[in-house]
RNA sequence: CCGGAAAUGCAGGUAAUGGCGGGUUUAUAAAAAAAAUAAACCUGAGGAAAGUCCGAACUUCGCAGAGCAACGUGCUUCCUAACGGGAAGGUGGAGCAAUCCACGGAAAGUGCCACAGAAAAAAUACAGCCGAACUAUUUCCAUAAAUGGAAAUGAGUGGCAAUGGUGAAAAGGCGAGUUAAGAGCUCACCGAUCUAACGGUGACGUUAGAUGCAAGGUAAACCCCACGUGAAGCAAAGGUAAGUAUGGUUGCAAUCCAUUUAUGGGCUUCUCUGCUCGGGAAGUAAAUUGGCGGGUUGAUUAUUUAUCCCAUCAAUUUGUGCAAUCGGGUAGCCUGCUCGAAUGUAAUGGCAACAUUACAUCAAGAUAAAUCAUUACCAAGGGAGCAAUCCUGAACAGAAUUCGGCUUAUAGCAUUUCCGGUUUU
Repeated sequence: CCGGAAAUGCAGGUAAUGGCGGGUUUAUAAAAAAAAUAAACCUGAGGAAAGUCCGAACUUCGCAGAGCAACGUGCUUCCUAACGGGAAGGUGGAGCAAUCCACGGAAAGUGCCACAGAAAAAAUACAGCCGAACUAUUUCCAUAAAUGGAAAUGAGUGGCAAUGGUGAAAAGGCGAGUUAAGAGCUCACCGAUCUAACGGUGACGUUAGAUGCAAGGUAAACCCCACGUGAAGCAAAGGUAAGUAUGGUUGCAAUCCAUUUAUGGGCUUCUCUGCUCGGGAAGUAAAUUGGCGGGUUGAUUAUUUAUCCCAUCAAUUUGUGCAAUCGGGUAGCCUGCUCGAAUGUAAUGGCAACAUUACAUCAAGAUAAAUCAUUACCAAGGGAGCAAUCCUGAACAGAAUUCGGCUUAUAGCAUUUCCGGUUUU
């Protein structure tokens, strides 16, 4: 100097003028509180406020215990209020390396592995190799013949899982020996499994020995194992509290006549500040019990009684209007609402994440939603230019109970450490 890896910070500044929200003090203003106005001072949207994916604090409700189901997490140790988070490690993989990624179990069982390939898991012989064994064929030799011997042929019985092919993956790897040809068949070295010792809190590691030892992959497939899990959410929850309408209780007035079946009259209540008249609105209705009288040209029963029906009297209840009183709810207002598992500095302990102690600080709390607008100067960076200088001028994006994480978006600049390469000294 180039390339790469990991981590961190900032996220425009200053001044003036004007306008908003919150807090404190003083005054208007005399006693208390609340509210209003004015002035002064302090303060006011993030690294993710986003997503709503995890975990909690807090609030209300629920919960004896056990089991089943469902869901979540998953190498080890530590940190934390907790977490699926963080720190440090272990094993395996990728990379020259810095570094990055993954993480319970496949011999408990079930399922799946397309196509290709002979065969895809207690799986297999497609091409092929083999004359040691038996049969067969051919040739040669010996023999009087039977028969015997030798050679060739992989045609048959049979042997093979080494070689080749297919595939992501095919019965551990490499070297040598044996064999008819091969093969952990045998040997040595790796690998795998088991045992022991040592080291480590642990996951694991190192060393030594023994055993020919292996039937793949996949569990973000079902499943098995270990540990864990109440629900809802600040629109939670709590206080206060109208009007209209409604509920309970009490009181007052009326609940009638005629005509013939729907009108008229009368009566009661309401309607303007009060009264009268007038107009308008509503109501003038229903049921139960008992007594007395009547009833088949009304009903039930064989008859009587009875049930039932009608009229009348009395009592009670309901309904309508008004008045008073009590209560519940709702709108609204207030609390929750910002002092918090908080922030900063230092010391100690720890590799670190973090913990403890001491000191200091208080930095939004809106409620239809404040945190801004204008001007001037400076300004990271970018463009043009030989230069002077000129032009431009910062992304993603706005709190709503709070906090710890994760994930996603993000212009530009700066800082630190490490790895590799090249050159020079």